[in-house]
């Protein structure tokens, strides 16, 4: 150093509710807690979801989601073994 995975600091916060913002998906502050070691940030790839447009169908544009998976990038703690 690694591997490990127990403890504890710290953080984050789904549903739901209140104000706001948005046509909408959904966002933002508050309370709230279902979960979370990347539940940080980055729409790059697929996925889903929305609006526009289409409307058999095939294909467009524009947008939302990092708490659907991949990838990027940054990163807490360290008992026994």
């Nucleotide at each position: 150093u690694c591997u490990g995975u127990a403890a504890a600091u710290a953080g984050c916060a789904a549903a739901c509710c209140u104000a706001g913002g948005g046509u909408a998906a959904c966002c933002u502050a508050g309370g709230g807690a279902c979960g979370c070691a990347a539940a940080u940030c980055c729409a790059c790839g697929g996925g889903u979801c929305c609006u526009c447009a289409a409307g058999a169908g095939c294909a467009g544009a524009g947008g939302a989601u990092a708490g659907c998976c991949g990838g990027g990038c940054u990163g807490c703690c360290a008992a026994a073994a």

The RNA shown here (c-di-GMP-I-UAU riboswitch aptamer) has 81 nucleotides and comes from Oryzomonas sp. The sequence was found by an Rfam model in a public genome assembly. The coordinates come from a structure-prediction model, not an experiment, and the mean pLDDT is 81. Its Rfam family is "c-di-GMP-I-UAU riboswitch aptamer". Clan: c-di-GMP_I riboswitch clan. Gene Ontology term of the family: cyclic-di-GMP binding.